A computed fold for a 348-nucleotide part of an RNA from a metagenome, annotated as small-subunit ribosomal RNA, central domain.
The coordinates come from a structure-prediction model, not an experiment, and the mean pLDDT is 89.
RNAcentral holds the full RNA, with entries from SILVA.
[in-house]
Context: one part of a larger RNA
């Protein structure tokens, strides 16, 4: 609990779809619920305020008036909101024709490299480190050549390049499929924005069942280092990493910056398509993305600056001193791990 805020001080939900709700373009017309104006009734007395009166004054008592958030009834106004009807095309969308892309799913294929196996050549070392050792090797290693097996990842191109809502996506190719963008017309006619709940997606690691396992590698073992060394370094090495199906639902899920719309100097790169000028070369223009630098403005400063953290509008989420604590208890979810929701005592 008004307010003030949320890039870095506490604070933007990990991301989307969308229900209720909130908010919503231009014109005409009608109604009169909100709104505004008038009349009238109510709004007890006391109190408060104003003008008087009575106690010698005052406090006090008392008379009259005023005031009274607001509500009812009634008469009217019609700008705005709302509701009904009719229309419009600028918001939104659909159709047509191009285009770019590691967007997604499924299948097939390819070469380099590592490892292992078989065979050939060949002989005493190899490997590893700061230096060593564990380790491998005369039962022939390392090196080298040929053949084979298997798994995983796709060098160069590669780029503050591209695509995707986010997580994320990178060999080639086929099929299926989502989104974006540009140009010119046609069509629909506000169909829009946001979105509590809800539903879906969601890196790595983890869990379940079944496969697979080349390399790497938690745990573990050994060798070193060291005062010690449950580490850093070395030799090995199992889960895991991979695939299918299911669960889990979290991250510095970050631009630490919610979504949408409008407006507000420029300069310079880059990606995509388009248009104009020109004899080619090329130049120019608007659009959609993505960077850098900067005016005004903003900011505590740093910085942001048409991709805003500027100026406004709508909707959602969140914050309210530090610790205790993202913990306890309870609820929900989960096979579990745990996740989510979420305090207080006490203390400074």
């Nucleotide at each position: 609990u008004u307010g003030g805020g949320c890039g870095u001080a506490a604070a933007g939900g990990g991301c989307g779809c969308g229900u209720a709700g909130g908010c919503g373009g231009c014109c005409g017309u009608u109604u009169a619920a909100g709104u505004c104006a008038g009349a009238u009734g109510u709004g007890a007395a006391a109190u408060c305020c104003c003008a008087g009166a009575g106690c010698u004054c005052a406090a006090c008592u008392u008379u009259g008036g005023a005031a009274g958030u607001a509500c009812g009834u009634u008469u009217g106004a019609a700008a705005c909101u709302a509701a009904g009807c009719g229309g419009c095309u600028u918001g939104a969308g659909u159709a047509u024709g191009g285009c770019a892309g590691a967007g997604g799913g499924a299948g097939a294929c390819g070469g380099a490299a590592u490892u292992c196996c078989u065979g050939g050549u060949g002989u005493a070392g190899a490997g590893g480190u700061g230096a060593a050792a564990u380790u491998c090797a005369u039962a022939g290693a390392u090196a080298u050549c040929a053949g084979g097996a298997g798994g995983a990842a796709c060098a160069u191109c590669g780029g503050u390049g591209g695509c995707g809502a986010a997580g994320g996506c990178g060999g080639u190719u086929u099929c299926c499929u989502g989104g974006g963008u540009c140009a010119a017309u046609a069509c629909u006619g506000a169909c829009g924005c946001u979105g509590a709940g809800g539903c879906g997606c969601g890196a790595a690691g983890g869990c379940g069942u079944g496969g697979g396992u080349a390399g790497c590698a938690a745990a573990c073992a050994g060798g070193a280092u060291u005062a010690g060394a449950u580490a850093c370094c070395c030799u090995g090495g199992u889960a895991g990493u991979c695939c299918a199906c299911g669960c889990a639902g979290u991250a510095a899920a970050c631009g630490g910056u919610g979504a949408u719309c409008a407006c507000u100097a420029g300069g310079u790169g880059u990606a995509g398509g388009u248009g104009a000028a020109g004899u080619u070369a090329u130049u120019c223009a608007a659009c959609u993305g993505u960077g850098c630098c900067g005016a005004a403005g903003c900011u505590a400063a740093c910085g942001c600056a048409u991709u805003a953290a500027g100026u406004g509008a709508u909707c959602c989420g969140c914050c309210u001193g530090g610790g205790a604590a993202g913990u306890a208890c309870g609820g929900a979810c989960g096979c579990a791990a745990g996740u989510u929701u979420a305090a207080a005592a006490c203390u400074c």